[in-house]
RNA sequence: GGCCUCGUAGUUCAAUGGAUAGAAUAGGUGUUUCCUAAACAUUAGAUGCAAGUUCGAUUCUUGCCGAGGCCA
Numbered sequence: 001g002g003c004c005u006c007g008u009a010g011u012u013c014a015a016u017g018g019a020u021a022g023a024a025u026a027g028g029u030g031u032u033u034c035c036u037a038a039a040c041a042u043u044a045g046a047u048g049c050a051a052g053u054u055c056g057a058u059u060c061u062u063g064c065c066g067a068g069g070c071c072a
Stems, first nucleotide, its partner, number of pairs: 001071007010025004018055001027043005048064005
């Protein structure tokens, strides 16, 4: 330098061209306990950036950024 794959809560993963993006775990609060832990209830939290197509994009297309891999 060329090609391929990937980028979603703090972390690990889902989801489908459709209205409000879901779960686990971690965090906050409460119940319980002498206290802690555990358990239960509850609560906040995310689609890398920009553009395009579309009535509608996290999903499809392009560029950029970043991560990984293959070739030279």

The RNA shown here (transfer RNA) has 72 nucleotides and comes from an uncultured Cyclobacteriaceae bacterium. Rfam family: tRNA. About the family: Transfer RNA (tRNA) molecules are approximately 80 nucleotides in length. By type it is a transfer RNA. Its mean pLDDT, the model's own confidence on a scale to 100, is 81.